[in-house]
The RNA shown here (transfer RNA) has 72 nucleotides and comes from Lachnospiraceae bacterium NE2001. It matches the Rfam family "tRNA". Gene Ontology term of the family: triplet codon-amino acid adaptor activity. Its mean pLDDT, the model's own confidence on a scale to 100, is 81.

């Protein structure tokens, strides 16, 4: 230099081209508690950047960024 995977919430990690993008674990608020943990209930948080196909994109195409194999 080349090929090839990957990238979703602080962290793990789901998701037929049609969901309000689900769920764990972590926070937060309230319950219980003599106080904490633990356990109930509720709550907020995510689609790496651009740009393109499409009635419609996490998805399918492209550039880029990061990481990571593999070959020279």
């Nucleotide at each position: 230099a080349g090929a090839c995977c990957a990238u979703u919430a602080g962290u793990c990690u789901a998701a037929c081209g049609g969901a309000u993008a689900g769920a764990a674990u972590a926070c937060u608020u309230c319950g219980c508690u003599a106080c904490g943990a633990a356990c109930g209930a509720a709550g907020a948080g995510a689609u790496a950047u651009g740009g393109g196909u499409u009635c419609g994109a996490c998805u399918c195409c492209u550039a880029u960024a990061u990481g990571g194999u593999c070959u020279a």

The source organism's lineage runs through Bacteria, Bacillati, Clostridia, Lachnospirales and Lachnospiraceae. RNAcentral holds the sequence, with entries from ENA and Rfam.